[in-house]
RNA sequence: CGAGUCAGUCCGACGGUCGCGUCGUGGGCAACCACGUCGAGGAAAGUCCGGGCUCCACAGGGCACGGUGGUGGCCAACAGCCACCCGGGGUGACCCGCGGGACAGUGCCACAGAGAACAGACCGCCUCCCGGCCUCGGCCGGGCGGUAAGGGUGAAACGGUGGUGUAAGAGACCACCAGCGGCCUGGGUGACCAGGUCGGCUCGGUAAACCCCACCCGGAGCAAGCUCAGACAGUGUGCGUCAUCAGGGCGGCCCGCCCGAGCACACGGGUAGAGCGCUGGAGGCCACUGGCAACAGUGGUCCGAGAUGGAUGACCGUCACCGUGACCCGGGCAACCGGCCACGGGACAGAACCCGGCUUAUGACUGACUCGUCCG
Numbered sequence: 001c002g003a004g005u006c007a008g009u010c011c012g013a014c015g016g017u018c019g020c021g022u023c024g025u026g027g028g029c030a031a032c033c034a035c036g037u038c039g040a041g042g043a044a045a046g047u048c049c050g051g052g053c054u055c056c057a058c059a060g061g062g063c064a065c066g067g068u069g070g071u072g073g074c075c076a077a078c079a080g081c082c083a084c085c086c087g088g089g090g091u092g093a094c095c096c097g098c099g100g101g102a103c104a105g106u107g108c109c110a111c112a113g114a115g116a117a118c119a120g121a122c123c124g125c126c127u128c129c130c131g132g133c134c135u136c137g138g139c140c141g142g143g144c145g146g147u148a149a150g151g152g153u154g155a156a157a158c159g160g161u162g163g164u165g166u167a168a169g170a171g172a173c174c175a176c177c178a179g180c181g182g183c184c185u186g187g188g189u190g191a192c193c194a195g196g197u198c199g200g201c202u203c204g205g206u207a208a209a210c211c212c213c214a215c216c217c218g219g220a221g222c223a224a225g226c227u228c229a230g231a232c233a234g235u236g237u238g239c240g241u242c243a244u245c246a247g248g249g250c251g252g253c254c255c256g257c258c259c260g261a262g263c264a265c266a267c268g269g270g271u272a273g274a275g276c277g278c279u280g281g282a283g284g285c286c287a288c289u290g291g292c293a294a295c296a297g298u299g300g301u302c303c304g305a306g307a308u309g310g311a312u313g314a315c316c317g318u319c320a321c322c323g324u325g326a327c328c329c330g331g332g333c334a335a336c337c338g339g340c341c342a343c344g345g346g347a348c349a350g351a352a353c354c355c356g357g358c359u360u361a362u363g364a365c366u367g368a369c370u371c372g373u374c375c376g
C1' cells in the first nucleotide's frame, strides 16, 4: 500500500426568528395569554420469542394442541447470552450449524436409469447347448444359466486397495485401511477425547414427513382493567289522579292568580363524555470484588417524553466534520502531506403500558488482528 476479519463509539454544537405538546407559576368569567421547564431511537420498526402488570378460569392429576432439543453455566424468563464439545467452510484472522432418535414401526426418494433398499443382468465377462462359416487356432448369431470385478445412469447403486481363489466372479477367504457395534483402560462435572481388544457386522438418505424419547406450557390482552357520570329506557318506594288537589309557573316568602295528571326520591345494564392505569425501572453511569466469560455482589452518583387525531418542526447565521477542486503559502529529491479559499453533503427512520432479546433498515468514524506485495 492492497484485500479482509472482529469489536467499539457517535448520530453535530451554539445563537437568533417563527411554530407545537407536557408540567409549574401568574393573569383572565371564559376562550386563552405571558414567563419558566422538559420534549424520541439505536433501531422508537417488524410484532417473531420471553417476562412484569391487569382481568377471567382453576382441588389435584392426566391426555390432546403447541413449543424446545449437543454439554455446562447465566438470567425474572426465553427460541436470548457466555464458555466448551462435535461437524462443516476459509491460506488465515475468523465464521456457520433448524446439532435428540432412521437396527420401534410406517411413508417418501423427482429426472435419468435394467435396477432406489434386505435391490438390480442394459452393455460387458464366463461355462454349457444349438445353427452357420472356417486357413481347424477360432469367429458370428441364438438360447438355458452363472457373475455386481469392468462400462453406463444418477444427488445417492449395498465399503476401499492388493492378494488367494474361480469357468468367470464375489468379504467367499486373507492382509492393511475406513466405518459401525460390544468390552476394557486413562482423562474430563459433562458433551466428548485418546489408546487397546474382539466381531466380516459393512447397515443408503429423509424426522423443517408421520412418529418415538426427554423437558416446558391455563386463556386473553392497556381497545387489559378500574372509577366518576349525564340524557333516554327499565324497576322499586312515597304522594296524588275524588278538587278537601301531588306537583309546576309568577314571587325573596306568605296570601293570591294561572296551569294541572302525574310528580319526587332511590336503584340502575350498556352508550356519549371525563379521569385513573401512565411511567422511577429486573433503570443508566462510575469504581471495587468474584468469575475465562455471560453475569453477580457492594458502594457512590444521576432522573431522562407521556401525547389521545396523537407534540418533539422549519428557516437563517457562525463553528466543527466529510468529500471534491484551480491558484497561492509551508514541508519533502519525489509521490504526497498540511494550511488558505470555493462548492457540495449529513443516512435509516419517529414513542403510545413497561422491560429483556431476536430479526430487518441504515450514514460516518476509531481500534485490534489476519493474509499478500514492496522497502529497511
Stems, first nucleotide, its partner, number of pairs: 001372010012319007020039002023036005041348001045359002048357005053221004066216004070084005085099001086097004100212002105210002107206003122151002124147003128143006159177006178202002180199008225276004234267006245260001247259004283302008321345005328339004